[in-house]
Bacterial RNase P class A from a marine eukaryotic metagenome, 336 nucleotides, folded computationally. Of the family's consensus pairs, 96% are formed in the model. Its mean pLDDT, the model's own confidence on a scale to 100, is 76. Rfam family: Bacterial RNase P class A. Rfam's curators write: Ribonuclease P (RNase P) is a ubiquitous endoribonuclease, found in archaea, bacteria and eukarya as well as chloroplasts and mitochondria. The RNAcentral record of the sequence draws on MGnify.
RNA sequence: AGUCGAUCAAGCAGUCGCUCUGCCUUUCGGGGCGGGGAGGAAAGUCCGGGCUCCAUAGACCAGAGUGCCAGGUAACGCCUGGGAGGCGCGAGCCUACGGAAAGUGCCGCAGAAAAUAUACCGCCUCGCCAGCGGUAAGGGUGAAAUGGUGCGGUAAGAGCGCACCGCGCUGAUGGUAACAUCAGUGGCAGGGUAAACCCCACUCGGAGCAAGACCAAAUAGGAAUCCAUUAACGUAUGGUCGUACGGGAUUCGGGUAGGUCGCUUCAGGUUGAUGGUGACAUCAAUCGCAGAUAGAUGACUGCUCAUGACAGAACCCGGCUUAUCGAUCGGCUCAU
Numbered sequence: 001a002g003u004c005g006a007u008c009a010a011g012c013a014g015u016c017g018c019u020c021u022g023c024c025u026u027u028c029g030g031g032g033c034g035g036g037g038a039g040g041a042a043a044g045u046c047c048g049g050g051c052u053c054c055a056u057a058g059a060c061c062a063g064a065g066u067g068c069c070a071g072g073u074a075a076c077g078c079c080u081g082g083g084a085g086g087c088g089c090g091a092g093c094c095u096a097c098g099g100a101a102a103g104u105g106c107c108g109c110a111g112a113a114a115a116u117a118u119a120c121c122g123c124c125u126c127g128c129c130a131g132c133g134g135u136a137a138g139g140g141u142g143a144a145a146u147g148g149u150g151c152g153g154u155a156a157g158a159g160c161g162c163a164c165c166g167c168g169c170u171g172a173u174g175g176u177a178a179c180a181u182c183a184g185u186g187g188c189a190g191g192g193u194a195a196a197c198c199c200c201a202c203u204c205g206g207a208g209c210a211a212g213a214c215c216a217a218a219u220a221g222g223a224a225u226c227c228a229u230u231a232a233c234g235u236a237u238g239g240u241c242g243u244a245c246g247g248g249a250u251u252c253g254g255g256u257a258g259g260u261c262g263c264u265u266c267a268g269g270u271u272g273a274u275g276g277u278g279a280c281a282u283c284a285a286u287c288g289c290a291g292a293u294a295g296a297u298g299a300c301u302g303c304u305c306a307u308g309a310c311a312g313a314a315c316c317c318g319g320c321u322u323a324u325c326g327a328u329c330g331g332c333u334c335a336u
Base pairs, nucleotide, nucleotide: 001333002332003331004330005329006328007327008326010304011303012302013301014300015299016298018037019036020035021034022033023032024031025030039310043321044320046319047318048317049316050315051208052207053206054205058241059240060239061238063204064203065202066201067200068082069081070080071079072078083097084095085094086093087092098199099198103197104196105193106192107191120139121138122135123134124133126131147165148164149163150162151161152160166188167186168185169184170183171182172181173180174179212261213260214259215258222252223251224250225249226248227247233246234245235244236243266288268287269286270285271284272283273282274281275280305308
């Protein structure tokens, strides 16, 4: 100078104030003592679930998602380790990483030509010239010109031949595998693009705490029209079939919207041991760590120093992504 990882997120003390909860007390208004009280992202609502209901819950289609291999996990599009490709002197970092020999589409302009491939310049042979023929090695255009480099050969050239590399096929060895290495063989299907359509493999029911359950109160157990009684139709949160349940459709009119639960003890935290490269798993011990509901953390004073940024839970948890003032610690790399 870099790179990877971890911890903290102003602290301490005092006075008053807010909220939940345990015990005691109360003139039922409340009071006293004790304990707890916003984040590393609480944010975005992007994924995955737990939980609740449809519901007794199945098959197919559509649609959606993921996309190298092996593990972890409740699960995932997440994490860990490995492989391949790429970037970096390096430590490290990135990847939307299955298939182009199933098919279709696209590759503008430029250029002769971008696929049913060609000859603009050039090179060579013949010819007085015009021009005929051969060529794709050299030049030009372009992101890309039909494998690359070298030698031989040729009128001049070309996998035309050879060597090596590339590509296809086959086999052996190592590895759980993705793959890697080696050997043989073939002059070799013109390239790219699937974050284009598509094909392949795997996974997926829907809606959501304003889910849902219970209690109390009030009103009008309301009225009218049509269809129907074997069936049709309707409900079951994409469609079809099936299954289960139920009369169905339309119009007018009235009441209520209050309270309790859900609501915080969980796939929970911390410490240690064992196993594992690791994510993590098992065992033991220990701790209880917000539950508001127009929505709780505020105000003042003093001291310290990093002079305080981004920023407030609303059912809960595991991730990812984004914003961000700074402080501390550790490993590794490079230069001097």